[in-house]
The prediction has a mean pLDDT of 80. Predicted 3D model of a 74-nucleotide RNA (transfer RNA) from an uncultured Methanomassiliicoccaceae archaeon. It was read from a public genome assembly. Rfam family: tRNA. From the family's description: Transfer RNA (tRNA) molecules are approximately 80 nucleotides in length. It is annotated as a transfer RNA.
RNA sequence: GCCCGCGUGGGGUAGCUUGGAUAUCCUGCAAGAUUGCGGAUCUUUUGACCCGGGUUCGAAUCCCGGCGCGGGCA
Repeated sequence: GCCCGCGUGGGGUAGCUUGGAUAUCCUGCAAGAUUGCGGAUCUUUUGACCCGGGUUCGAAUCCCGGCGCGGGCA
């Protein structure tokens, strides 16, 4: 230099070739219940689509470019 894959809450993950209403689940943080104190359990809350542009009534999803990570070829 070329090619391929990936990028979603603090961490992990589903959703992406089915474009559609309020983005899924687990964990963590916080508050409460329970307890003599804790742990476990239960309830509630919190917080995310890598960046820019395009297409569309509507984009995490499709298209283009960029950035980052991983792999392959040279």